[in-house]
């Protein structure tokens, strides 16, 4: 300097706004406005949690030597803008284990 790997999904949370519901005000047929309304629906973490599955390694087990079977254990680290994008709208969502920093 370059490359590879650091798994996937579900549920939940931090967080998020305002389509819908609710709430409040106005209006008084149907409605209008408000997220600087606690909330429900909704979105939601690479660097948050849990679970399931998968993969790798080591060991034990089944078996005719081996392979096939089943079981157990281990599987690290992670500071991070701005700008932009989607959705009704926004966000620790996506861009992005990005640009940078060490």
């Nucleotide at each position: 300097u370059u490359g590879a790997a650091c798994g996937u999904u579900u549920u939940c949370u931090a967080g998020g706004g305002u389509u819908c519901c609710g709430c409040a005000a106005c209006a008084g047929a149907g409605g209008u406005u408000g997220g600087u309304c606690u909330g429900g629906u909704c979105c939601g973490a690479g660097a948050g949690a849990a679970a399931a599955c998968g993969c790798a390694u080591a060991g034990c087990u089944u078996c005719u030597u081996g392979a096939u079977u089943g079981c157990u254990a281990u599987g690290u680290c992670a500071c991070g803008g701005a700008a932009g994008g989607a959705u009704a709208a926004a966000a620790g969502c996506c861009u992005g284990g990005g640009a940078g920093a060490u």